[in-house]
RNA sequence: GAGUUUGAUCCUGGCUCAGAAUCAACGCUGGCGGCGUGCCUAACACAUGCAAGUCGAACGCGAAAAUCCCGCAAGGGAUCUGUAGCGUGGCAAACGGGUGAGUAACACGUGGGUGACCUGCCUUCGAGUGGGGGAUAACGUCCCGAAAGGGACGCUAAUACCGCAUGACAUCCUGCUUUUGGAAAAGCGGAGAUCAAAGCCGGGGAUCGCAAGACCUGGCGCUUGACGAGGGGCCCGCGCCUGAUUAGCUAGUUGGUGGGGUAACGGCCUACCAAGGCGACGAUCAGUAUCCGGCCUGAGAGGGCGGACGGACACACUGGGACUGAGACACGGCCCAGACUCCUACGGGAGGCAGCAGUGGGGAAUUGUUCGCAAUGGGCGCAAGCCUGACGACGCAACGCCGCGUGGAGGACGAAGAUCUUCGGGUCGUAAACUCCUGUCGAGCGGGAAGAACGCUUCCCGGGUGAAUAAUCCGGGGAAUUGACGGUACCGCUAAAGGAAGCCCCGGCUAACUCCGUGCCAGCAGCCGCGGUAAUACGGGGGGGGCAAGCGUUGUUCGGAAUUACUGGGCGUAAAGGGCGCGUAGGCGGUCAGCACAAGUCAGUUGUGAAAUCUCCGGGCUUAACUCGGAAAGGUCAACUGAUACUGUGCGACUAGAGUGCAGAAGGGGCAACUGGAAUUCUCGGUGUAGCGGUGAAAUGCGUAGAUAUCGAGAGGAACACCUGCGGCGAAGGCGGGUUGCUGGGCUGACACUGACGCUGAGGCGCGAAAGCCAGGGGAGCGAACGGGAUUAGAUACCCCGGUAGUCCUGGCCUUAAACGAUGGAUGCUUGGUGUCUGGAGUUUUAUAGUCUCCGGGUGCCGCAGCUAACGCGUUAAGCAUCCCGCCUGGGGAGUACGGUCGCAAGACUGAAACUCAAAGGAAUUGACGGGGACCCGCACAAGCGGUGGAGCAUGUGGUUCAAUUCGACGCAACGCGAAGAACCUUACCAGGGCUAGAAUGCCUCUGACAACUCCAGAGAUGGAGCCUCUUAGGGAAACCUAGGCAGAGUGCAAGGUGCUGCAUGGCUGUCGUCAGCUCGUGUCGUGAGAUGUUGGGUUAAGUCCCGCAACGAGCGCAACCCUUAUCUUUAGUUGCUAGCGGUUCGGCCGAGCACUCUAGAGAGACUGCCGUUGACAAAACGGAGGAAGGUGGGGAUGACGUCAAGUCCUCAUGGCCUUUAUGUCCUGGGCUACACACGUGCUACAAUGGCAAGUACAAAGCGCUGCAAACUCGCGAGAGGGAGCCAAUCGCAAAAAGCUUGUCUCAGUUCGGAUUGGAGCCUGCAACUCGACUUCAUGAAGCUGGAAUCGCUAGUAAUCGCAGAUCAGCACGCUGCGGUGAAUACGUUCCCGGGUCUUGUACACAC
Repeated sequence: GAGUUUGAUCCUGGCUCAGAAUCAACGCUGGCGGCGUGCCUAACACAUGCAAGUCGAACGCGAAAAUCCCGCAAGGGAUCUGUAGCGUGGCAAACGGGUGAGUAACACGUGGGUGACCUGCCUUCGAGUGGGGGAUAACGUCCCGAAAGGGACGCUAAUACCGCAUGACAUCCUGCUUUUGGAAAAGCGGAGAUCAAAGCCGGGGAUCGCAAGACCUGGCGCUUGACGAGGGGCCCGCGCCUGAUUAGCUAGUUGGUGGGGUAACGGCCUACCAAGGCGACGAUCAGUAUCCGGCCUGAGAGGGCGGACGGACACACUGGGACUGAGACACGGCCCAGACUCCUACGGGAGGCAGCAGUGGGGAAUUGUUCGCAAUGGGCGCAAGCCUGACGACGCAACGCCGCGUGGAGGACGAAGAUCUUCGGGUCGUAAACUCCUGUCGAGCGGGAAGAACGCUUCCCGGGUGAAUAAUCCGGGGAAUUGACGGUACCGCUAAAGGAAGCCCCGGCUAACUCCGUGCCAGCAGCCGCGGUAAUACGGGGGGGGCAAGCGUUGUUCGGAAUUACUGGGCGUAAAGGGCGCGUAGGCGGUCAGCACAAGUCAGUUGUGAAAUCUCCGGGCUUAACUCGGAAAGGUCAACUGAUACUGUGCGACUAGAGUGCAGAAGGGGCAACUGGAAUUCUCGGUGUAGCGGUGAAAUGCGUAGAUAUCGAGAGGAACACCUGCGGCGAAGGCGGGUUGCUGGGCUGACACUGACGCUGAGGCGCGAAAGCCAGGGGAGCGAACGGGAUUAGAUACCCCGGUAGUCCUGGCCUUAAACGAUGGAUGCUUGGUGUCUGGAGUUUUAUAGUCUCCGGGUGCCGCAGCUAACGCGUUAAGCAUCCCGCCUGGGGAGUACGGUCGCAAGACUGAAACUCAAAGGAAUUGACGGGGACCCGCACAAGCGGUGGAGCAUGUGGUUCAAUUCGACGCAACGCGAAGAACCUUACCAGGGCUAGAAUGCCUCUGACAACUCCAGAGAUGGAGCCUCUUAGGGAAACCUAGGCAGAGUGCAAGGUGCUGCAUGGCUGUCGUCAGCUCGUGUCGUGAGAUGUUGGGUUAAGUCCCGCAACGAGCGCAACCCUUAUCUUUAGUUGCUAGCGGUUCGGCCGAGCACUCUAGAGAGACUGCCGUUGACAAAACGGAGGAAGGUGGGGAUGACGUCAAGUCCUCAUGGCCUUUAUGUCCUGGGCUACACACGUGCUACAAUGGCAAGUACAAAGCGCUGCAAACUCGCGAGAGGGAGCCAAUCGCAAAAAGCUUGUCUCAGUUCGGAUUGGAGCCUGCAACUCGACUUCAUGAAGCUGGAAUCGCUAGUAAUCGCAGAUCAGCACGCUGCGGUGAAUACGUUCCCGGGUCUUGUACACAC
């Protein structure tokens, strides 16, 4: 920095990722080289080999074998050889190498001290090295033992051992002087005592000696002393992990004196004496752990680590102990004990890989039983040299870092192939092929290092020592010799692109996309999350991205994480202020241009901070890694010198902080005693009679044994109405009738005094509501538990009737609360306004009342700046600062468990982990919702009228049935819906029979026939037979050719599907809803989501209009524009009309006319325009006038942003999937019409406002050539015959019906009602059996107004009456229209339903 809590937002907060690193491991893969690294686990056990020896120039002994010689042989001798070996002795073995078990410690780091010490070998300087003695191993002989080993006797040497001499600067004693805080130090002295030694190897002229040698000389040793260098011991300051659910620890403990011990101080040890010592600045205990230089990470501060390399420590099977030695309490030494292993003759012995290799075991996991001392280093030695698993090399391992390669250039038909595709093409891709070139690595052949120089030997020269040309030492020059790695590095040549690329990822974070398969399966996943049929997230393919001899995964560390915050966080509501006070330790602390010191602080100088590492500069390997040289850097370090502002310390002073005294005022502050009235209840008495009480309604309960009610008297307990107030007091809890006593705190005023006496406060102590506990009282009311009555599905509740603890008092416990302002205390600073309580001062006033102004202290509200995530806080801070305390670090588990402390108990305080989730949360926003609020509307209720629900029938649906009863539609918003009309067809369903490029179309090729018609078979589709045999135009003499039409056949491209998915879609539609809403631009406000506008006051049918307003405008909706209807004018006058005139068959029939009706074009008209009232001078409302019509005149069309994954893949279109001799297509028959039942929508009724019969009147709107059909005739009728007229303001359908006038029926299952059934017919149609409509005769069912419930309608509406049309051969109670007759009611908005606006709450957002 990113992802992840939400519909969205800001914040808090956790989880996760991207980075770097690694002694790593695992998976896949693997060409080369260089440099590094390689048991993190079992400090588990170890076979085998090696890892420490060396010195003959300290000393003694001294072979075997072999060869040669002598000897017959036994045997002896010589050489090897004083060799190998054995032992004495010296030095080394305390180094080097390994490991990290223990250790929380002066172990380590750093800086000091040692006036408390040691130091072999080495360096420098001084002195000495004289003279004696006695042993002993090896060896020899004997003995014991299985062995390891041991014993006895005997021999012998030394640089082994022991005396003597000499001797000091050494030690002891002692005097003086010096340093020092202090002497055991230093210097100068004195007398005495004590203490040394070893020789070996060379050279030599003279002299001596038989010789050895003496003697001279050199070297190496030895003894003693002093200094140094290097090394070590001891002591000290500071630093150095976690836990307080470890708070007290300690008897050699702390100190002293005497003694002992040590190289040395010291309780290190011991005796005695004293009673100390350590600890909240964390003792003791427990856990963990070698420490550091450094390494990793990080901007840094930090955090983690301590493997390799280097320093220190510790350890060496486990524990203990000492010996030797300069040095050890000793890895490859000793002794004891223990465990384990091995040998054994069972008596007894041996051993210690945490050295190098190696084995077993453990484990995810870590190498060769290699070569060499050539180099570097070490031990011994005079040296040569010997030893050295230190070391140098090689080997194994991609374990890490670094470097190189797997080719380079050209090359388009953009090959083949793969993959995707919109079928055109795109991509892999210049990639390949192909052409030219190069030669790193690898392969072969050839050459071939550096690392080597010391040293030794030898030759020459110079110098020191020396008597010396000797020996020896030093220096220079020459020569010879020494390489594990290794014929390696490196170089040259040869051939040939030949031998050399994988791994992970591709939803977001995070660079990289498509196809197929799969279908919440298989699987993926670091977090969020993918997968339920179109998966860029699973698996595979293609393509792409990243890194590359590696790539991923897992583990671990740091980072990001400011997520423990020193740098650098917080605590009103997100986690977090202790319930409150007093106060201990601690922390912090006023003034003096005070004085002193110099601890903190600051500056300078010096020392130190090893090397390596890091950084910088340079050098060496072809480069790099690596390595070499130089520089720089690094401490909370130490010492010294200086500064003195600040802090500190000491001294002195001050008064502004704090406190005391004096004078006042306020107060439910606390404790104790006494006392008052009202009310409840109970007791007694009186009056009085049937109920009382209680609730939403009741009941339990009380009452005729006299209640309730009422009057009087009494008893007892508890609480104190009004006053009472965001008023007072108190630290908090808390405190309220009155009086008295005792007592705490705060405030004001004016002076005086003390002189920083202050603030905070871990532990500690005290106070601490209610409930609860213990003991004793008290008990009126109330009242957990409990009993009863109700409510309820239940009701362990809410409501009612009772009622025990308790509530009250005294004493003692408990110690917790939403103990809250969810806000610790103190001090200072920072604009204001307005209340209130309590003091004081001033002005005014007659006044002490009151008003106003000011100074304090308290308590509220509003608000500037500022702060805050926002809400909000805002001189009473959550602002700006300082000091001190408490507390927080994701949610759950859990304030739980265990432990401890307290408590009589209840429980309180302290207070985890395993496991689990990716969130949990705060504030604010928009919606939705609420049996929240306010306002408004709607046939929403109410007021009415008529229905449905009951009957019969029609129709649709469910269910059931069936071979099939095709499919869809399901609350409103499916159910007389798709379907404006299923006998066949329709038809999608079922049974059976057929076809397969197919029933239909286009293109191509071929043919000239096919079809129609007739017959036969068949249920038909279909099959067979007969008949028929093309046509048009142009060219040509013709055959024929070309182009087209028609028909058939063929083959290919292409079909077909009412099969699935309406949750892949388009289009169309329903619904909320004709509800009044839904948005945008700019501006403004807000960190933001968003808000504002659109809210508010009015008004409207309306976001309609007006006013106001940080908004100003605009868009889609509303309204209007459109159609129709109501009035008038005008134009036109046939097919319409007929006022007046004429004719008449008396019919507008004719002439005539266009006035009227009407028709259908164009206009007018209505706009709150006018008047009045109300209103805000508005919008508008109400009333009125005029008008055919009045406030939208009535009706229609018109449906905003969106909601319901609403409906439709079966109208159509369409992605994907499925099907292709079938899910396609043709045909016959059947089904969609079934029927115990349930529901919806309708029709007809139940009758007299009626039925029936007769007569008679008045419409509108439609339709008609495949048609409407008149007159006339026939039939009871449906209808038939008939055909005038009409393509229709002309003719027809066509009779309108209710109505009106008469008559009849007389309340009944009827002259109501018409179902059902039987018979006879008519019509349509290829065909009315399943399964049409109609007529007529007969039949004459249920039904007498319909339970709960429910629907429509506010005016030409409901109700009622008929007419027409679409569909249609026929079929209408349905649907769509048309007119006729024509009501009732609306007080009103409490309630039911739906909707709109504002507001409020929300833990809801797939939104109750």